This is a predicted structure of a 1398-nucleotide RNA (small-subunit ribosomal RNA) from an uncultured bacterium.
[in-house]
RNA sequence: AGAGUUUGAUCCUGGCUCAGGAUGAACGCUUGCGGCAGGCUUAACACAUGCAAGUCGAGGGGCAGCAUGAAGAUUGAUUUAUCAAUUUUUGAUGGCGACCGGCGUACGGGUGCGUAACGCGUGAACAACUUUCCCUUGUCAGGAGGGUAACCGGAGGAAACUCUGACUAAUACUCCAUAACAUUAUGAGGAGGCAUCUUUUUAUAAUCAAAGAUUUAUCGGACAGGGCUGGGUUCGCGUGACAUUAGCUAGAUGGUAAGGUAACGGCUUACCAUUGCUACGAUGUCUAGGGGUUCUGAGAGGAAGGUCCCCCACACUGGAACUGAGACACGGUCCAGACUCCUACGGGAGGCAGCAGUGAGGAAUAUUGGUCAAUGGACGGAAGUCCGAACCAGCCAUGCCGCGUGAAGGUUAGGGCCCUAUGGGUUAUUAACUUCUUUUUUUAGAGAGCAAUAAGUUCUACGUGUAGAGCGAUGAGAGUAUCUAAAGAAUAAGCAUCGGCUAACUCCGUGCCAGCAGCCGCGGUAAUACGGGGGAUGCGAGCGUUAUCCGGAAUUAUUGGGUUUAAAGGGUGCGUAGGCUGUUUUUUAAGUCAGUGGUGAAACCCUACUGCUCAACAGUAGACUUGCCGUUGAUACUGGGAGACUCGAAUACGGUUGCCGUGGGAGGAAUGUGUGGUGUAGCGGUGAAAUGCAUAGAUAUCACACAGAACACCGAUUGCGAAGGCAUCUCACGAAGUCGUUAUUGACGCUGAUGCACGAAAGUGUGGGGAUCAAACAGGAUUAGAUACCCUGGUAGUCCACACUGUAAAACUAUGAUAACUAUUUGCCGGCGAUAGAUUGUCGGUGAUCAAGCGAAAGCGAUAAGUUAUCCACCUGGGGAGUACGGCCGCAAGGCUGAAACUCAAAGGAAUUGACGGGGGCCCGCACAAGCGGAGGAACAUGUGGUUUAAUUCGAUGAUACGCGAGGAACCUUACCCAGGCUCGAACGGCAGAGGAAUUGUGAAGAGAUUCACAAGUCUUCGGACUUCUGUCGAGGUGCUGCAUGGUUGUCGUCAGCUCGUGCCGUGAGGUGUCGGCUUAAGUGCCAUAACGAGCGCAACCCUUGUCGCUAGUUGCCAUCAGGUUAAGCUGGGGACUUUAGCGAGACUGCCUUCGUAAGAUGUGAGGAAGGGGGGGAUGACGUCAAAUCAGCACGGCCCUUACGUCUGGGGCGACACACGUGUUACAAUGGUUGGUACAGAGGGUUGCAUGCUGGUGACAGUUUGCCAAUCUCUAAAUCCAAUCUCAGUUCGGAUUGGAGUCUGCAACUCGACUCCAUGAAGUUGGAUUCGCUAGUAAUCGCACAUCAGCCAUGGUGCGGUGAAUACGUUCCCGGGCCUUGCACACACCGCCCGUCA
Repeated sequence: AGAGUUUGAUCCUGGCUCAGGAUGAACGCUUGCGGCAGGCUUAACACAUGCAAGUCGAGGGGCAGCAUGAAGAUUGAUUUAUCAAUUUUUGAUGGCGACCGGCGUACGGGUGCGUAACGCGUGAACAACUUUCCCUUGUCAGGAGGGUAACCGGAGGAAACUCUGACUAAUACUCCAUAACAUUAUGAGGAGGCAUCUUUUUAUAAUCAAAGAUUUAUCGGACAGGGCUGGGUUCGCGUGACAUUAGCUAGAUGGUAAGGUAACGGCUUACCAUUGCUACGAUGUCUAGGGGUUCUGAGAGGAAGGUCCCCCACACUGGAACUGAGACACGGUCCAGACUCCUACGGGAGGCAGCAGUGAGGAAUAUUGGUCAAUGGACGGAAGUCCGAACCAGCCAUGCCGCGUGAAGGUUAGGGCCCUAUGGGUUAUUAACUUCUUUUUUUAGAGAGCAAUAAGUUCUACGUGUAGAGCGAUGAGAGUAUCUAAAGAAUAAGCAUCGGCUAACUCCGUGCCAGCAGCCGCGGUAAUACGGGGGAUGCGAGCGUUAUCCGGAAUUAUUGGGUUUAAAGGGUGCGUAGGCUGUUUUUUAAGUCAGUGGUGAAACCCUACUGCUCAACAGUAGACUUGCCGUUGAUACUGGGAGACUCGAAUACGGUUGCCGUGGGAGGAAUGUGUGGUGUAGCGGUGAAAUGCAUAGAUAUCACACAGAACACCGAUUGCGAAGGCAUCUCACGAAGUCGUUAUUGACGCUGAUGCACGAAAGUGUGGGGAUCAAACAGGAUUAGAUACCCUGGUAGUCCACACUGUAAAACUAUGAUAACUAUUUGCCGGCGAUAGAUUGUCGGUGAUCAAGCGAAAGCGAUAAGUUAUCCACCUGGGGAGUACGGCCGCAAGGCUGAAACUCAAAGGAAUUGACGGGGGCCCGCACAAGCGGAGGAACAUGUGGUUUAAUUCGAUGAUACGCGAGGAACCUUACCCAGGCUCGAACGGCAGAGGAAUUGUGAAGAGAUUCACAAGUCUUCGGACUUCUGUCGAGGUGCUGCAUGGUUGUCGUCAGCUCGUGCCGUGAGGUGUCGGCUUAAGUGCCAUAACGAGCGCAACCCUUGUCGCUAGUUGCCAUCAGGUUAAGCUGGGGACUUUAGCGAGACUGCCUUCGUAAGAUGUGAGGAAGGGGGGGAUGACGUCAAAUCAGCACGGCCCUUACGUCUGGGGCGACACACGUGUUACAAUGGUUGGUACAGAGGGUUGCAUGCUGGUGACAGUUUGCCAAUCUCUAAAUCCAAUCUCAGUUCGGAUUGGAGUCUGCAACUCGACUCCAUGAAGUUGGAUUCGCUAGUAAUCGCACAUCAGCCAUGGUGCGGUGAAUACGUUCCCGGGCCUUGCACACACCGCCCGUCA
């Protein structure tokens, strides 16, 4: 000192949360020792038991008990005196129960109920008081008297206790005397002060005292003065919350008189007056003992008031007084009440908020301990007695502090855990082991300080009863602290955490379950967040959790915040209190400043030193106590008094301005209505209609009349007003601003809580008015519905007068008022002035743009949101809620004031990038349009869904699945089903052992796999190879997860985009570049430009095709020459042509026209085979869809292992009420059939392509020959010619079915293709809708190939033949690109979100 959390990201506002410290704490786990502290925070709840206040015989009468002495009696012993025991008497002595009396019991100890108060704190005052004991000074102490308790007798009562008779004493009580510096009264004088007065001297009169004891040392008594200490009273200032408590008060406020008190005082009473307090918060309600101090904090503050100290209050609850120096009294009295106890029912007793202790309450707080040794207190002359004050001990980790649980060395450990696992890492020098030490522990022994003195005694001093010095009893704690010796590592470690904040990471289990969590959040099969293990981190005799306080929080902001948009400026003005206030002179000294005096208790905090071994703790000293009071001085500023000034403010005079206000009068247009005329069938209304009006004459049009309301154009960045607001013209009255000139007043000013006034629209009341428009309402439409939007009507209202309401919705400039200051540029309005006919100065207002500056940014920027000053108002997370309750206002509607419970971790502002919009602009695409041909209807083929099934294996599912994976399912394939087998296994590698060549043939069983039998065979370089069996380590899996992955692929999209470096801009996310203009197929290029460059894409480079040239010339070609055939490049030969296949050329807007700055565009341009990318292909940016694929392959994890592996036979993948996709064939005459006839390209071929010949109607068969291919071979059809059919279910169409065959193959039943004969179905051009295509394209025609034994191919991939139509154009549909705009979306519109219901 900060951090986490709102967002895709950013900045800000703002709340929530955390890290720190603290505690009279509690709870959980754990626990070795000591020192010092602390210990009912709750029930001021109730209390059993014991103790907590007594003492004095030197005040008294006495003698119950004890002891001593004396005397007597009895018994015993003995030397009869004497001794011992028992007993009696005796206050004689020591002493002393109870009693009278004195002092104390008002201290000490406890608690915090009450109290918001002179209760407390602080500082003053008492000229208005008191003070036992103590200190000091002075004086005095003479005499007398009457009782009473105890004791004794009697009586009552259960008891507590009480009554009565008689006796007696005092330092108890009473009286007399004496007495003043006392008190009172009346006078006189002096001095002083603070108003009443105080003090002193003096005169007279009146009044009040006493106590003795005695050991002769002393202790006491009375009065008066002074002092000390304690107390009483008064005042200033300070000391909680609520205004949803605004008025309170009758002894109340004051006066006079009296009473009362220690003393002042309405303290009390009588009389008189009617005051007194209050927005600077009275009164009321709630809460609370106050302070020194404690905790926290940098401080200012905030919170607290336990222990210790001071003060107050209280003592079961309430009240009251008595005694006394002191009480209205904790362990006193009386009364009342509640409660408890005793009782003989008549009556009594009691008060732990003293110390222990008990019950109860509660999360929670100790022993019914020891001692008066010390300190202190009461009494006493003293010894001494008493003291739950106090000092000690006991219990409790409750806190603070200290110590220990060992130290040094030590390796290959073992085990645990993890991993890439023959091994490594970690736990970890940790352990074991070796050496050492002994704080602590145990045992034994020694053993404190705390103790000073008392009585007494010795000495010294003097003032002769005091002081000082020495000696001299006494220890609860405690045999404790401490010390010494011995033994021996011996007796001693836990708790929490480990996703981020926040130090510390892995494995297993679990699978949105169990659970965690302070906030964010974690958990749905690979969880560092749950639970366990290992490891680590933090602290450590403790560690965590909970609760509470401060801090962080500048999050109530005095220090130290804000209010345009985040919460927040009152709707506006006037104005009261209050706050603030121009220049100058003088005075004062209240504020202010300085010096000084008093006080601010101690303890505490801080500093220094010291004592306990250190520390905590304690002691001594200092500093501090920021305050209050007094006093002396200073006088700048603020304040008070007095005076002056003119700049602020105001007034006068003269101009001027305006939709400024109020009242009256006038006007035209429009609308509606009425009357009349013309006129005829519709009008009106809408997206389209209908309701409505109209032949009883509408709408339209003309004339006249009436009514009410509003004022077109001018008219705007205009003007006026405090705001709301104000617009035809004119009159009257009123108000205001502004300018000019001097003059006048002389700070008269600013702001403004409460208050008063004004205050749109709607609404309310009463009375008018009512043309238009128009809530409500009615009807018609729209719609799924339509209580709406649209239409036709229509009432309140809209207008006026008076009165209320008092709010706005955005009363907004979301910006309070006033004053001052701070760069420019440029309009408009009003006034004045100057020059001049261009302009320009100044004052007031109203706009724009911008410097500095400010701001989170957007933006504001002299009309500030800048820099300052003054005053007012308001804000403190979102929701609940501007709600509830209360109060005030209102006729009502409602308004003003204005919470809490509960709930969330956000809500919000500005800006950024995307995506999106039934927003905009520009552009593109067979996207639409223009065309051609299809699909959707039929039959069949094929794929899919569904259904079925033992199985119909699996995957693909909008575009981007569905003739897709599959470029060949009869077996195999095959993954599925049924059945039968095998288990080192169908294939492969390693090791060990045993055996055998491998293998082939035959036979048998079986569906086969397989098994059995026989026969043949029996390698070698001796290392082994191959193979069988046994065992073992690896196997195997088309099992799961494409949401763990690699690789590959689809799509957007061959769309033109996607980015980077440096620079610049921005607080930042980001922007710029990549935008703008033009252009392009293109982010293609040019121009412009805070950008300059670059990369991946585009284009080009590559292949192919189209033209030409060169080279080469076989298997291709054949013009010329020659030969030759029925014919044929057939032959010699040739390279010309075609062609083949290699290398080049060619096209670049290069030239021309027009346009253009350029890039480029354009053209029946030229030239050219080809012209503006010549045609086609390959080539697919950053990324999106958790897109597809674990079944092509690879691979992490999980799962199976005599099976989810593997082999075999059969079946299935081919099912079939149905639905969809993709195709084929058709429906015919641009055609079918028959006959004849011409022309390709590209491919394939030895398990092959097959010529020729023969046979067969044919599929095909037989035979012969060529070709491993520019050589041989497989090779067209549409076309063209001729004929026929004549519009029909046909000579169209060919499905389906019957029969007969061919071929492939181990095998065509499920389930092949082809041929022939026969059969001859639907179908006559296809609904809504929809697909492809822009030229050698569509359409149409055939050919080839891959796979392949064969083939379900009408599919796929290629090839050539014939060969069109149309495109005005970009409004619309779809998709896309760029720019811009809005946004509360970011999982991104298939979003978000509101209401109702469940």
The RNAcentral record of the sequence draws on Greengenes.